Notes:
This is a predicted structure of a 71-nucleotide RNA (transfer RNA) from a Patescibacteria group bacterium. The prediction has a mean pLDDT of 82. The RNAcentral record of the sequence draws on ENA.
C1' cells in the first nucleotide's frame, strides 16, 4: 500500500425498500408463609456524515472503529 467481511436495546442475534423484532438483562406485578421457578406489564436500538426514493437497518459514496487475506 492493496483487496474482502463486518458495526442493530447493556448483551447475543433477526428484519423482501413499508409500524425496527426476538432472547436475555433492568424495574414494577401476580402467585407463595418466606424465596426460587413461573407468569403479566413497562423501559431500553440501526457506527458517523452525504445521496438516490414517496419511503432507507436495507440500496449508492465517504469517513471512522473491528476482524480476515495479500504484498
Nucleotide at each position: 500500500g492493496g483487496g474482502c467481511c463486518u458495526a442493530u436495546a447493556g448483551u447475543u442475534a433477526a428484519a423482501u425498500g413499508g409500524u425496527a423484532u426476538a432472547a436475555u438483562u433492568u424495574u414494577c406485578g401476580u402467585c407463595u408463609c418466606c424465596a426460587a421457578a413461573a407468569u403479566g406489564a413497562a423501559a431500553g436500538u440501526u457506527c458517523c456524515a452525504g445521496g438516490u426514493u414517496c419511503g432507507a437497518g436495507u440500496c449508492c459514496u465517504g469517513g471512522u472503529g473491528g476482524g480476515c487475506c495479500c504484498g